[in-house]
Context: one part of a larger RNA
RNA sequence: GAUUGAACGCUGGCGGCAGGCCUAACACAUGCAAGUCGAGCGGAAACGAGAAUAGCUUGCUAUUCGGCGUCGAGCGGCGGACGGGGGAGUAACGCGUGGGAAUCUGCCCACUAGUGGGGGACAACCCGAGGAAACUCGGGCUAAUACCGCAUGUGCCCUACGGGGUAAAGGGGGGGAUCUUAGGACCUUGCGCUAUUAGAUGAGCCUGCGUGGGAUUAGCUAGUUGGUGAGGUAAAGGCUCACCAAGGCGACGAUCCCUAGCUGGUUUGAGAGGAUGAUCAGCCACACUGGAACUGAGACACGGUCCAGACUCCUACGGGAGGCAGCAGUGGGGAAUAUUGCACAAUGGGCGCAAGCCUGAUGCAGCCAUGCCGCGUGUAUGAAGAAGGCCUUCGGGUUGUAAAGUACUUUCAGCGAGGAGGAAAGGUAGCAGUUUAUAGCCAAUGGGGGUUGACGGUAGCUCCAAAGGAAGCACCGGCUAACUCUGUGCCAGCAGCCGCGGUAAGACAGAGGGUGCAAACGUUGCUC
Numbered sequence: 001g002a003u004u005g006a007a008c009g010c011u012g013g014c015g016g017c018a019g020g021c022c023u024a025a026c027a028c029a030u031g032c033a034a035g036u037c038g039a040g041c042g043g044a045a046a047c048g049a050g051a052a053u054a055g056c057u058u059g060c061u062a063u064u065c066g067g068c069g070u071c072g073a074g075c076g077g078c079g080g081a082c083g084g085g086g087g088a089g090u091a092a093c094g095c096g097u098g099g100g101a102a103u104c105u106g107c108c109c110a111c112u113a114g115u116g117g118g119g120g121a122c123a124a125c126c127c128g129a130g131g132a133a134a135c136u137c138g139g140g141c142u143a144a145u146a147c148c149g150c151a152u153g154u155g156c157c158c159u160a161c162g163g164g165g166u167a168a169a170g171g172g173g174g175g176g177a178u179c180u181u182a183g184g185a186c187c188u189u190g191c192g193c194u195a196u197u198a199g200a201u202g203a204g205c206c207u208g209c210g211u212g213g214g215a216u217u218a219g220c221u222a223g224u225u226g227g228u229g230a231g232g233u234a235a236a237g238g239c240u241c242a243c244c245a246a247g248g249c250g251a252c253g254a255u256c257c258c259u260a261g262c263u264g265g266u267u268u269g270a271g272a273g274g275a276u277g278a279u280c281a282g283c284c285a286c287a288c289u290g291g292a293a294c295u296g297a298g299a300c301a302c303g304g305u306c307c308a309g310a311c312u313c314c315u316a317c318g319g320g321a322g323g324c325a326g327c328a329g330u331g332g333g334g335a336a337u338a339u340u341g342c343a344c345a346a347u348g349g350g351c352g353c354a355a356g357c358c359u360g361a362u363g364c365a366g367c368c369a370u371g372c373c374g375c376g377u378g379u380a381u382g383a384a385g386a387a388g389g390c391c392u393u394c395g396g397g398u399u400g401u402a403a404a405g406u407a408c409u410u411u412c413a414g415c416g417a418g419g420a421g422g423a424a425a426g427g428u429a430g431c432a433g434u435u436u437a438u439a440g441c442c443a444a445u446g447g448g449g450g451u452u453g454a455c456g457g458u459a460g461c462u463c464c465a466a467a468g469g470a471a472g473c474a475c476c477g478g479c480u481a482a483c484u485c486u487g488u489g490c491c492a493g494c495a496g497c498c499g500c501g502g503u504a505a506g507a508c509a510g511a512g513g514g515u516g517c518a519a520a521c522g523u524u525g526c527u528c
Stems, first nucleotide, its partner, number of pairs: 001528002004525001006524004013375006019368002021333001026331003030328003035078003040075002043071002047069002050065007085286001087284001094211007103203002108199001110197001112195004116150001118148002125140006155166004170191001172189004178185002212258003219249003224246008261283004265276004288309005311322004339365001341364003347361001348359004378408004388399004412469001414464001416462001422455001426451001431446001472517005477498003483512005493500002
């Protein structure tokens, strides 16, 4: 000099863009952070519209009706493996980079072939029972895109090539003729379902090289190293097991100990290099601590399950409940780090045909000079060089065009009017034409119509008024830009280094003056 997730002192006008628990991976009150689908199903607890019946106060009350809008709980599907968090552990194929073969992949895209015919249950519900609660048990009824057989099987898997094994589910809209038990069948069109292949995406695995410190750590290793066989996995493999062999690693640093998430990057430096890994992005590992599996395309799963432990809470003492390293917030620790805010309008995600619902992701707002950047705190004129202050050789000098005065301007802040863009998107209803079709629904496309903004009293623009509301901090011995007076008298004090102070101190304290930066200025800490 540069840098900073900074802190402290003093001061403080506005805006834009960023950033904001570096410490206790300490403990957490409260609210919210993952739901959705009635176009899978049986249904109807709540709300609403309607109808019927009854009562009457004649427009209300009561009852009934899943026929309707819808929908609590339940069965079922998809999603809760994403998104969000902090960095404890990890010196490792964890990460970075380059290769590789023995694999899987829901949703998505493309192609092909199917979607036939049956069955038995279990919730909800009803009845009963236990329990303080959490919840649990018994009996009975019932539906499905839930579950299980049969058929077929283009195919796929196994094979000793003879053969064997292996699927599925329906539901919505519309409809001319025909049939009908009046429900539908049937036709058609979207959405699904099954099987195989190919792709895309994602994931698992192997490996060369690179990626801290310590030798005051020199030997380490028995599933250890290799083989055969078997098991296991989606998959190679001591991954696991039986048997056999006795190997394998190591001064090119094994093993052990300490420290640490890695990277793109960031910072400094002319570079080489050093330091670092906040924010943003990729990967990894973790989710009170330890262990385990289940489900599933995917987890050994932050807001799932089970077991053990510590802690907290409830209890009728028999037994139960919980997990903020999600967003806010609290206590604690600390030099130190924010609101128990608004909205799903946009972007993105989940579910859904869709409307839509959910979304503390996200978009915004609030707080903080924490940083960077920009703007302002007036402009011009004005010598009687006013008054006052300070200095003085008492003549004067300086503060100083500074002020006052005069003339102007109005950024920003203030008051008022008006006002984009983020939405020409998206979605929806109707219309038109094309394709399919007898027709229509529906799908794609097109133009015009109405409609959707948290921010937001937005940005920007503009009217008005008045210089009216807006400057401090550090320093002045040398390094280092900037000097005098008074006080003090090796005292009080200063100090980054050299050093000042013992009676004229340019170094202490105050004042006047000056210098440097400026909504900041200094100090301290860290890094180069």